[in-house]
RNA sequence: GGGCCGGACGGUCGCUUCCCGUGUCUUCGGGCGCGGGGAGAGGAAAGUCCGAACUCCGCAGAGCAGUGUGCCGGAUAACGUCCGGGAGGACGGGUUCAAGCCCGUCCGACGGCAAGUGCCACAGAAAACAUACCGCCUCGGCGGCAACGCCAGGGUAAGGGUGAAAAGGUGCGGUAAGAGCGCACCGCCGCCCCAGUAAUGCGGCGGGCACGGCAAACCCCACACGGAGCAAGACCAAAUAGGGAGGAAGUCCGCCACGCAAGUUGCGGACACGUGCCGGCUCGGUGCGUCAAACCUUCGGGUAGGUCGCUAGAGCCGCGCAGCAAUGCACGGCCCAGAGGAAUGGCCGUCCCACCGGAGCAAUCCGGCGGACAGAAUUCGGCUUACAGGUCC
Numbered sequence: 001g002g003g004c005c006g007g008a009c010g011g012u013c014g015c016u017u018c019c020c021g022u023g024u025c026u027u028c029g030g031g032c033g034c035g036g037g038g039a040g041a042g043g044a045a046a047g048u049c050c051g052a053a054c055u056c057c058g059c060a061g062a063g064c065a066g067u068g069u070g071c072c073g074g075a076u077a078a079c080g081u082c083c084g085g086g087a088g089g090a091c092g093g094g095u096u097c098a099a100g101c102c103c104g105u106c107c108g109a110c111g112g113c114a115a116g117u118g119c120c121a122c123a124g125a126a127a128a129c130a131u132a133c134c135g136c137c138u139c140g141g142c143g144g145c146a147a148c149g150c151c152a153g154g155g156u157a158a159g160g161g162u163g164a165a166a167a168g169g170u171g172c173g174g175u176a177a178g179a180g181c182g183c184a185c186c187g188c189c190g191c192c193c194c195a196g197u198a199a200u201g202c203g204g205c206g207g208g209c210a211c212g213g214c215a216a217a218c219c220c221c222a223c224a225c226g227g228a229g230c231a232a233g234a235c236c237a238a239a240u241a242g243g244g245a246g247g248a249a250g251u252c253c254g255c256c257a258c259g260c261a262a263g264u265u266g267c268g269g270a271c272a273c274g275u276g277c278c279g280g281c282u283c284g285g286u287g288c289g290u291c292a293a294a295c296c297u298u299c300g301g302g303u304a305g306g307u308c309g310c311u312a313g314a315g316c317c318g319c320g321c322a323g324c325a326a327u328g329c330a331c332g333g334c335c336c337a338g339a340g341g342a343a344u345g346g347c348c349g350u351c352c353c354a355c356c357g358g359a360g361c362a363a364u365c366c367g368g369c370g371g372a373c374a375g376a377a378u379u380c381g382g383c384u385u386a387c388a389g390g391u392c393c
Base pairs, nucleotide, nucleotide: 001393002392003391004390005389007351008350009349010348011347012346013345015040016039017038018037019036020035021034022033023032024031025030042373046384047383049382050381051380052379053378054229055228056227057226066225067224068223069222070221071085072084073083074082075081086110088107089106090105091104092103093102094101095100111220112219116218117217118214119213120212133160134159135156136155137154138153140151141150142149143148168186169185170184171183172182173181187209188207189206190205191204192203194201195200233308234307235306236305243299244298245297246296247295250271251270252269253268254267255266257264258263272290273289274288275287276286277285278284315334316333317332318331320329321328322327352371353370355368356367357366358365359364
């Protein structure tokens, strides 16, 4: 650094769910009770950070904006995940005069700064159309016997110093001192050949070098992306209060008001009809109603409540084959929580592990105390985070 396990067994009292039997109630759907049996949290069930399944809503097409991803190849339902590879960086070892090169281990948002814009604190002379603080070299002047010192001008990026970073690096030559000024190697740029699916690598030729760093700065390029989430959503459906439609039974007389009139409205009365009550029927009595208010029937939406979604699945175990691997395929076997204020727990005993105390030369024994992180809520694939202890490489 990685993999695996994450207390064991038994008794007893409960909890959730399913099956069987049985009792009881029932609106015939089922509910409640009793007895027996089966099953009942995790490696992270967590964070809800990615990716999907599923569901509903939206959607001509195109563009802008926005968000995300970003070396190459593969795996996968998909992914920002995983596997393999490449280049880079850090560390260690070897090697070289040195730069560098080789080997091993580890690391990760690893397209573009040679499109544009912007930023680069402090320190430092100078932070990007370069620059001269110290130093080095030198023409001139002055001083000095000389070494050398001082003044002024010029050359210089080798050396020192500052910084995260200083305008290619190392070595040799060269020079007044220096400098790609020249050469070799390394790096860089351009072209070509070969190898590789590709990233890229080996090599050759040319160019003294043009191009500091930062895109987890704006931005550019390429690709992808509609939204909400099981409290998604579907079905059944009270009571009460709204909404729509429909329904049974009326005539006459009198009076008031309006009106030229026909007539209309209101009030009162008579009889008739409908309907409720007076325990069933008739008579009788009585209340209400008689053209749409109430009443009755019916339709429809929503709420409470109930059912489904709901767990047989990108499932688990074993074995074989293909592949470096991720993974895929084939065969055989298995069924493994589905609750909804939400079960999966408490106690006792034996054992295991850790710690403390005591006894013992020791092996060991006795007593006490403790056993992590946490915990399903539609379901999968990942990532991240938490974790006593044990075990393997």